RNAcentral holds the sequence, with entries from ENA. A computed fold for a 75-nucleotide RNA from a Nanobdellota archaeon, annotated as transfer RNA. Rfam family: tRNA. By type it is a transfer RNA.
RNA sequence: GAGUCUGUAGCUCAGCUUGGAUAGAGCGAUAGCCUUCUAAGCUAUAGGUCGCGGGUUCAAAUCCCGCCAGACUCG
Numbered sequence: 001g002a003g004u005c006u007g008u009a010g011c012u013c014a015g016c017u018u019g020g021a022u023a024g025a026g027c028g029a030u031a032g033c034c035u036u037c038u039a040a041g042c043u044a045u046a047g048g049u050c051g052c053g054g055g056u057u058c059a060a061a062u063c064c065c066g067c068c069a070g071a072c073u074c075g
Base pairs, nucleotide, nucleotide: 001074002073003072004071005070006069007068010027011026012025013024020058029045030044031043032042033041051067052066053065054064055063
């Protein structure tokens, strides 16, 4: 330098192929219940510019373009 893949909650990930209703799960956090206390268990709550910018569209996490970061391969 070229190519492929990845980037979504504090962490690990799904959703993208085939655009559509308020963006979800597990773990974790906080509060409550329970318990003599802790743990475990149960319930509830909070937490997201979907890497960044632009485009297409009535509508974009999803399609297109550029950029950034990481992994791998080739030279």